[in-house]
RNA sequence: CGCCGAACGUCGGCGUCGCGGGGGAACCAAUCGGUAGGGGCGCAUCCGGAAGAGAUCUCCGGAAGAGGACUUCCAACCUCGAGCCCGUCAGCUAACCCCGUCGGCGGAUUGGA
Numbered sequence: 001c002g003c004c005g006a007a008c009g010u011c012g013g014c015g016u017c018g019c020g021g022g023g024g025a026a027c028c029a030a031u032c033g034g035u036a037g038g039g040g041c042g043c044a045u046c047c048g049g050a051a052g053a054g055a056u057c058u059c060c061g062g063a064a065g066a067g068g069a070c071u072u073c074c075a076a077c078c079u080c081g082a083g084c085c086c087g088u089c090a091g092c093u094a095a096c097c098c099c100g101u102c103g104g105c106g107g108a109u110u111g112g113a
Base pairs, nucleotide, nucleotide: 001106002105003104004103009016010015018101019100020099021098022097023096028091037089038086039085040084041083045063046062047061048060049059050058065080066079067078068077072113073112074111075110076109
């Protein structure tokens, strides 16, 4: 000076601003579920194969999806395609209530409109 991301600004601090997330009526939807659980954040979910007693684990290949120095579109190239949380419980959801604002990286992706 930039990148991922909601994760910035302000304050000595508490806070606050902005941004982001969850819960929560009627109506609507669902007509099931009842441990074989179910759900949330996130791009990060799925398919095939191998090994394995087996697994949400390991490896290989691929697809959905996502990111790459102003913005949009097109094309090419590169990379990711994780992890964590709630705790038997949650559809949507006005009022209302609650929570986060961390962390990790780079010496630079390019071309056309």
Molecule: c-di-AMP riboswitch aptamer (ydaO/yuaA leader)
Organism: soil metagenome